The prediction has a mean pLDDT of 79. Predicted 3D model of an 88-nucleotide RNA (c-di-GMP-I riboswitch aptamer) from Paenibacillus sp. BSR1-1. Its Rfam family is "c-di-GMP-I riboswitch aptamer". Rfam links the family to the GO term cyclic-di-GMP binding. Taxonomically the source falls in Neobacillus (Bacteria, Bacillati, Bacilli, Caryophanales).
[in-house]
RNA sequence: AGACUCAGAGGGCAACCUAUCUUAAAGGAUAUGGGCGCAAAGCUAUAGGGGCUAAAGUAGGAAUCUACCACGCCAGCCAGUUGCGAAA
Numbered sequence: 001a002g003a004c005u006c007a008g009a010g011g012g013c014a015a016c017c018u019a020u021c022u023u024a025a026a027g028g029a030u031a032u033g034g035g036c037g038c039a040a041a042g043c044u045a046u047a048g049g050g051g052c053u054a055a056a057g058u059a060g061g062a063a064u065c066u067a068c069c070a071c072g073c074c075a076g077c078c079a080g081u082u083g084c085g086a087a088a
Stems, first nucleotide, its partner, number of pairs: 005086002012038002017033001018031005036076001042081003048078002050074003057068004
């Protein structure tokens, strides 16, 4: 000096749960709470794959039912992209 690497320090994030708010739902927001985990658990859902939901719509139906469907979501699924520190 460096990355297809990750020992230590400081600092960071925060699953599940609880409470409140919000959404049709999935989901999201907040917290002197909590602490499964994370070296990108930063960012991107308008590169792409994958996943969740199904309001509206479409089809069927006697039906408050069923099926399909994203223009709603998930970055803590893969991926893309940027990046801090650093022993061996």